[in-house]
Context: one part of a larger RNA
Molecule: small-subunit ribosomal RNA, 5' domain
Organism: uncultured bacterium
RNA sequence: GAACGAACUGCUGGCGGCGUACUUAACACAUGCAAGUCGGACGAGAAAGGAGACUUCGGUCUCUGAGUAUAGUGGCGCACGGGUGCGUAACACGUAAGCAAUCUACCCCGAACCCUGGGAUAACCCUCCGAAAGGAGGGCUAAUACUGGAUAGGGUCCCCGAGGUGUAGGCCGCGGGGGGAAAACGGGCCUCUGUUUCAUGCUCGUGGUUCGGGAUGAGCUUGCGGCCCAUUAGCUGGUUGGUAGGGUAACGGCCUACCAAGGCUACGAUGGGUAGCUGGUCUGAGAGGAUGAUCAGCCACACUGGCACUGAGACACGGGCCAGACUCCUACGGGAGGCAGCAGUGGGGAAUUUUGCGCAAUGGGCGAAAGCCUGACGCAGUAACGCCGCGUGGAGGAUGAAGGCCUUCGGGUUGUAAACUCCUGUCAGGAGGAACGACGGGGAAAGGGUGACAAAUCCUUUCCUCCAGACGGUACCUCCAAAGGAAGCCCCGGCUAACUCUGUGCCAGCAGCCGCGGUAAUACAGAGGGGGCAAGCGUUGUUC
Numbered sequence: 001g002a003a004c005g006a007a008c009u010g011c012u013g014g015c016g017g018c019g020u021a022c023u024u025a026a027c028a029c030a031u032g033c034a035a036g037u038c039g040g041a042c043g044a045g046a047a048a049g050g051a052g053a054c055u056u057c058g059g060u061c062u063c064u065g066a067g068u069a070u071a072g073u074g075g076c077g078c079a080c081g082g083g084u085g086c087g088u089a090a091c092a093c094g095u096a097a098g099c100a101a102u103c104u105a106c107c108c109c110g111a112a113c114c115c116u117g118g119g120a121u122a123a124c125c126c127u128c129c130g131a132a133a134g135g136a137g138g139g140c141u142a143a144u145a146c147u148g149g150a151u152a153g154g155g156u157c158c159c160c161g162a163g164g165u166g167u168a169g170g171c172c173g174c175g176g177g178g179g180g181a182a183a184a185c186g187g188g189c190c191u192c193u194g195u196u197u198c199a200u201g202c203u204c205g206u207g208g209u210u211c212g213g214g215a216u217g218a219g220c221u222u223g224c225g226g227c228c229c230a231u232u233a234g235c236u237g238g239u240u241g242g243u244a245g246g247g248u249a250a251c252g253g254c255c256u257a258c259c260a261a262g263g264c265u266a267c268g269a270u271g272g273g274u275a276g277c278u279g280g281u282c283u284g285a286g287a288g289g290a291u292g293a294u295c296a297g298c299c300a301c302a303c304u305g306g307c308a309c310u311g312a313g314a315c316a317c318g319g320g321c322c323a324g325a326c327u328c329c330u331a332c333g334g335g336a337g338g339c340a341g342c343a344g345u346g347g348g349g350a351a352u353u354u355u356g357c358g359c360a361a362u363g364g365g366c367g368a369a370a371g372c373c374u375g376a377c378g379c380a381g382u383a384a385c386g387c388c389g390c391g392u393g394g395a396g397g398a399u400g401a402a403g404g405c406c407u408u409c410g411g412g413u414u415g416u417a418a419a420c421u422c423c424u425g426u427c428a429g430g431a432g433g434a435a436c437g438a439c440g441g442g443g444a445a446a447g448g449g450u451g452a453c454a455a456a457u458c459c460u461u462u463c464c465u466c467c468a469g470a471c472g473g474u475a476c477c478u479c480c481a482a483a484g485g486a487a488g489c490c491c492c493g494g495c496u497a498a499c500u501c502u503g504u505g506c507c508a509g510c511a512g513c514c515g516c517g518g519u520a521a522u523a524c525a526g527a528g529g530g531g532g533c534a535a536g537c538g539u540u541g542u543u544c
């Protein structure tokens, strides 16, 4: 000099834009919200309110509300998004390869299929246990829930036979035998089948099953790279390798049994300390050094430790079980909980914000769609915490006014500074107008694609009306008034830009280093003057 997620009993403070905001206790958490959705998979199914009828005036019944609300079965999602950096010196990360050792829901392309049966169970009703959380028994019922059989081109596993090929464990074909699948729902129609109805029929869409391929995501292996300590020198028994088996999507001591005695190490093993890694960021001419907030990628974690279940995917932040610590409820028998999600509270600390608005946009989940959910996100609020921009007026104005300070008493300086005159109108203030961000959705018509010249569906165009903006009556524009409301902080011995007077007298004090102060102190304190930066200025901390 530059930089910062900065801080300060520091002093001061006008506005706007864009960012950023617990670096400490991965300390404990009151309260609210943060993951649901689908009735076009399924069975059930209210109430208030309104209308009518009857009435013993208490009420009862019917229609509507409405197949709505709601809980339940089932499907998909909850493994994303969001947070934190405890652990980790490791194939965790970065980079480059490999998998002849692998998986991949939803999505896309291609091919084929969706036939026929069965038994349950929740919801519901009844009974019972419990303070509660919750649970037990009996009875009824449905499905795209569960399940038996059929079919099997291709696929896969087992057995048998034969071929091609590779550096290799192997890979790619072929033939025979045995085992393996599914689910319907919605719209339309009468051409076929059946007809009394339009459905068991036909057709379209969505969905289901199998196989092949793609895309995406993931798993595993390897080369190389990036901290400190040798005042850590030896470490190792599933240890190193083999055989056989188990296990996994998959190789493998991953696990087990047996066999052999290996494996690593001064090119630093082992041990200890510290630490998430990277793109990047800061600094520097560069080389390098330091760092890893915000944003992006990867990893790890979710009160602490362990474990599996479900699932395409988890050993699962707002799922489960066990143990532990802590907190809460209890009828003392037993139960409930997990903010390192968004706000917020206590605590710690030098120190870090609102218990806000909205799903209008972008994105995500579910759904055929309308739509619902979304503290992701979009916005607003707080903080000069940072960067950037603007303003606090402009021009004229000398008798160089008054006052202050200095003085050699002549004067000098503050100083065109002020007053005064003439202008301007940024920001703040008042009034009026007023957004972009909105693309889409619904309905109708026309044209086109697929389809069968149909329906349905998709695309385009036009029209209509309807729905849709949190920010926000904000930005922006116009007008009004008015110099009016808006400047401080540090320094002035040298380094280092900027000097005099007074007070003090090795005192009080200053100080980054050198050093000032003991009676003329440009170094302390005050004043005048000056220098620097400026809505900031200094100080402290840290890095280069």
Stems, first nucleotide, its partner, number of pairs: 001544004006540003010537002014390006020383002022348001027346003031343003036076003041073002044070001049064006083301003093225007102218002107214008115149004124139006156179006163172003184206006193199002227273003234264003239261008276298004280291004303324005326337004354380001356379003362376001363374004393423004403414004427485001429480005437471001440467002442464008488533005493514003499528005509516002